[in-house]
Description: Model confidence (mean pLDDT): 79 of 100. A computed fold for a 132-nucleotide RNA from Actinopolyspora xinjiangensis, annotated as FMN riboswitch aptamer (RFN element). Its Rfam family is "FMN riboswitch aptamer (RFN element)". Rfam links the family to the GO term FMN binding. About the family: The RFN element is a highly conserved domain that is found frequently in the 5'-untranslated regions of prokaryotic mRNAs that encode for flavin mononucleotide (FMN) biosynthesis and transport proteins. The source organism's lineage runs through Bacteria, Bacillati, Actinomycetota, Actinopolysporales and Actinopolyspora. The sequence was found by an Rfam model in a public genome assembly.
């Protein structure tokens, strides 16, 4: 230095006003932005994760069996940006104007509240162990 294992870490946000019987859900304004990459710093570029779905002859666990449940693998779905400037180089910086945001719940429709979740997780830093 490389590979494997263990430990640890690993998502932010409703302040104010309006309507109403009722809204952190609607309306006006406000606020927030996971991980890796990139000629240069990204919610909107490329990819990944989360979330949802199951067409799968596959694998594991559990329930006595049937059959099913949960997990893995695999596959599918999966939002949104332009203009100007600087520069060798920027959809990433600076200026301006926009846009986007899973599922279930709710006295009324949710990116911001509650829940699955003391979960999972892309991945990150250091330490230790083993191998080369």
């Nucleotide at each position: 230095g490389u590979g494997c294992g263990c430990u640890c870490c690993g998502g932010g946000g409703c302040u104010c006003g309006g309507u109403g019987a009722a809204a952190g859900u609607c309306c006006g304004a406000a606020c927030c932005g996971g991980c890796g990459g990139u000629g240069a710093a990204a919610g909107u570029c490329c990819g990944c994760g989360a979330a949802c779905c199951g067409c799968g002859u596959c694998c594991c666990a559990c329930c006595c069996c049937c059959g099913g449940u949960g997990g893995g693998c695999c596959g599918g779905u999966c939002g949104a940006u332009c203009c100007g400037g600087u520069g060798a180089g920027a959809c990433u910086c600076c200026g301006g104007a926009a846009c986007c945001g899973a599922c279930g719940g709710u006295g009324a429709a949710a990116g911001u509240c509650c829940g699955g979740a003391u979960g999972g997780g892309a991945g990150g830093a250091a330490g230790c162990g083993c191998a080369c």